A computed fold for a 73-nucleotide RNA from a compost metagenome, annotated as transfer RNA. Its Rfam family is "tRNA". The sequence is in RNAcentral, with records from ENA.

RNA sequence: UGCAGAGUAGAGAAGCGGUCAUCUCGCAAGCCUCAUAAGCUUGAGAUCGGAGGUUCGAAUCCUUCCUCAGCAA
Numbered sequence: 001u002g003c004a005g006a007g008u009a010g011a012g013a014a015g016c017g018g019u020c021a022u023c024u025c026g027c028a029a030g031c032c033u034c035a036u037a038a039g040c041u042u043g044a045g046a047u048c049g050g051a052g053g054u055u056c057g058a059a060u061c062c063u064u065c066c067u068c069a070g071c072a073a
Base pairs, nucleotide, nucleotide: 001072002071003070005068006067007066010025011024012023013022018056027043028042029041030040031039049065050064051063052062053061
């Protein structure tokens, strides 16, 4: 420098342009228990890497930049 990929709650993932961005683990509270764990219920937590564009509507499409790991030179 080029090529293709990734970036979404604390962690790991899903999300084919349209209802409240979903799930697992973790966290908090409650239930259960003599108690803890397990189990059950509820809740908090991401405006989706930044900026711009397309669209009635963007996590999703387009442009550019940043970061991460890889391949080629």